[in-house]
RNA sequence: CGUAACUUUCGGGGGCGGGUGGAAUUCCCGCACCGGCGGUGAGCCUGGCAGGGGCGUCUUGUGCUUUGCCGGGGAGCCCGCGAGCCUCCUUUGAGGUUGAGCCGGUGAAGGUUCGCCUUCGUGACGAACCGUAGUCCGGCGCCGACGGUCAGAGUCCGGAUGGGAGAAAGGAAGA
Numbered sequence: 001c002g003u004a005a006c007u008u009u010c011g012g013g014g015g016c017g018g019g020u021g022g023a024a025u026u027c028c029c030g031c032a033c034c035g036g037c038g039g040u041g042a043g044c045c046u047g048g049c050a051g052g053g054g055c056g057u058c059u060u061g062u063g064c065u066u067u068g069c070c071g072g073g074g075a076g077c078c079c080g081c082g083a084g085c086c087u088c089c090u091u092u093g094a095g096g097u098u099g100a101g102c103c104g105g106u107g108a109a110g111g112u113u114c115g116c117c118u119u120c121g122u123g124a125c126g127a128a129c130c131g132u133a134g135u136c137c138g139g140c141g142c143c144g145a146c147g148g149u150c151a152g153a154g155u156c157c158g159g160a161u162g163g164g165a166g167a168a169a170g171g172a173a174g175a
Base pairs, nucleotide, nucleotide: 001174006170007169008168009167010166015031016030017029018028019027032155033154034144035143036081037080038079039078044073045072046071047070048069049068050067052066053065054064055063056062057061076142077141084097085096086095087094088093101140102139103138104137105136110130111129112128113127114126115125117123146158147157148156
């Protein structure tokens, strides 16, 4: 540096007010709030290290920029997974099911045209135009297991001090 079995730890958030009613944090009205895990990430953001050039300050350091290397982050509605639910099974387990997005903007790369220089290579430079986001920005929308409940629930209570996609750390051999 790196790792098999295995070990340890971690691993879900969120509602109030009013109305009706015998009864609703469940219905209706108003205004809110929340978003499991991995991947992807318009070549986006960011930290560290190293080197060169340019510019600024100013003096030999420092700031910006740029290149290389290493690391971190980035989606509820794009892909997959988990939980839950259903069926089968003596069990382990197997199979099935499993929600929701549009519009506008921005804009690297890339492309076209013109100008200019020209070593005529179609190349550098300049200008204009075209142009790429499912993730960014803005707007408007939409979605949310099962059981319970004096009446129907993403936000209350419960299975659950559970399970879990996975995350982090440790870890022989080996190099």